[in-house]
Context: one part of a larger RNA
Parts: sequence; C1' cells; structure tokens
RNA sequence: UUGGGCGUAAAGGGUGCGUAGGCGGCUGGAUAAGUUAGAUGUGAAAGCCAUAGGCUCAACUUGUGGUUGCGUCUAAAACUGUCCGGCUAGAGGAUGCUAGAGGAAAGCGGAACUCGUGGUGUAGCGGUGAAAUGCGUAGAUAUCACGAGGAACACCAGUAGCGAAGGCGGCUUUCUGGGGCAUUUCUGACGCUGAGGCACGAAAGCGUGGGGAGCAAACAGGAUUAGAUACCCUGGUAGUCCACGCCGUAAACGGUGAUCAUUAGGUAUAGGGGGAUCGACCCCCUCUGUGCCGCAGCUAACGCGUUAAAUGAUCCGCCUGGGGAGUACGAGCGCAAGCUUAAAACUC
Repeated sequence: UUGGGCGUAAAGGGUGCGUAGGCGGCUGGAUAAGUUAGAUGUGAAAGCCAUAGGCUCAACUUGUGGUUGCGUCUAAAACUGUCCGGCUAGAGGAUGCUAGAGGAAAGCGGAACUCGUGGUGUAGCGGUGAAAUGCGUAGAUAUCACGAGGAACACCAGUAGCGAAGGCGGCUUUCUGGGGCAUUUCUGACGCUGAGGCACGAAAGCGUGGGGAGCAAACAGGAUUAGAUACCCUGGUAGUCCACGCCGUAAACGGUGAUCAUUAGGUAUAGGGGGAUCGACCCCCUCUGUGCCGCAGCUAACGCGUUAAAUGAUCCGCCUGGGGAGUACGAGCGCAAGCUUAAAACUC
C1' cells in the first nucleotide's frame, strides 16, 4: 500500500500471438442498470460528532440535530451501460507497383587453411620482449603440380537493409512470412491492451547418431615469476559444424513496455509517389523507415527533444533502504546442469 515512481539512483516482463478482464470513433432512436434530484421508510438505546443548557469549571449529565448507509416510490435523460438503426475519419480486405543479409530446403562456386601423393631444393624452420618446449638429414620450412576434407564467405559493405525479439551476409533454384507506396473501390468499429495460457528465443550446456579442416575450455609441456594452478609460446580433448530432441537463460540493452493523439525547425540517408522541366540530374511537395543537430517543454544532472525522457489518454509488467538473497523451504518444469516462483531470523 493513500501515493510517488521505473534511460543512468530500487524498478519495463527477452519477444510475439492471444483468453478472461479493463478501455474504446461519429450519429439517430429506445431503455433507465450506473448517474442526478425529490419524497418516504429505516438507520434502537448508549456511544461518537455538532450545538444549547445544568452542577462555581471540568469530568459527569440533560435537550436538540446529525450519523456520509440501505430499501421503496416519483422524476430527469447529458454522460456511461444495454437494445435497434445509420455513417466512414480507426481497423481490415481487393487492385497495381515495389525494396530487402526476413525464414526453410536443395544444389553450386572461388580464395584461404590443414592433410596426403609426386617434383624442385638444402639445413634449418617455427616461435618470442628474449628464449625454450616443438618440427626437421627417415629431407622439414620454402616452392610447383595433383588429390582429399571441413568450416567460414574477403572486396561489394554503408550510424545501409530486413525481422516481434533472438537474429540474418558468396551464388542459383523452389517453397514461404511480413512491410512500403499509389489509385479508386469494398466491409462497416470488426479496435487497443492483455492477468493466466501458447509459441519463438544468442552463446554455453545436455541426449542419440554423424562429422571434425581451423580454432580451442580442460589437460600436458616450455617460459616468466619469490610463487604463476595466469597473462606469452609449443601441442591439444570436449566443443565449435550437421540431423533430431531437450535446456529457456544473457550487459536478451535504446539499460527507455505496447497503442493512439498533439506539440518549431534544419540536415543526411534508405524505399516509394507526385509536381516542375523537352529531359536524366538539380529543385519543390509528400508517405514510410534510419541517423545527427536543435526550439519549446522536461530532467537531480547528464541529457531527451515529432523515432521524446515533452503534453495528454488506455491497458499490462515492475519498484518501495543496504546486506542476508535472487538464497533457504515448498511447488512446478528439466535426463542433468539448473530454471521459474520466492521468504525469514539476524545485522548495519
């Protein structure tokens, strides 16, 4: 527990879809549940509150009124609700055009790397601050040719693009999601949010089966050092890759929930449309996105500033001194690791 807050002080759920619920455009009519007004009944006494009186005051006591409520009746009809009808500015659909590393699968390509085979060739190579371990006369390093393999895709590349977020980058094909713009047209509030719920969710990790070039936890060795369970070096296994199934977390960050409306501008860039022009460009207008600067305003300041942290509205999540502790216990989930929910004693 009224409130006040949540970019950085405690606090936005990792993200979406969506159930209940909450909230909801313009307009006509009806109704009268909410609402408002009046009447009436009740609201026992004591107590309490207000007021007047009595004990010299007070406590105490007496009178009067009230006691915000509930029931019934009558009335009002603006607003909310409900019912019936209409509308098109919200939302959605159709048509045309369009950008994109959006997703899934299959196939293909070149550079590099490692290994293998063969040729040339000879004593070193490698590595470091300097070295050593290591590799090499059983011919290494270097260089040429051929072959094999796995992983990642230089340049293009851009505070560029796409996606709800996680994330997505060689090329081609197939399947597939979302978005933007334009014109008329259609439906006619079908909307917003969303407790539970469901789905997605980097990396690491787990299970089964493959694969394994490079890199590389663990591990071994060499150095460094007083020591060196490290930083540096030589090796190197899980793993990293694929398929299927789990896990469900993160500085999952814009450290900023979603939606709508309003409020100076300037500039750059991505996608589209319109105007002007004979015309590509340039210029002007406009819609959608992505950045920078900045007025008002906000902010403790930093800063934010039409992509708001401004001004309002609706809905959800969350915070309430530090430690104990995101722990214990219980419960749910998980193969496990653990995750989610989540205290208290005590202490400052």
Small-subunit ribosomal RNA, central domain from a metagenome, 348 nucleotides, folded computationally. The prediction has a mean pLDDT of 87.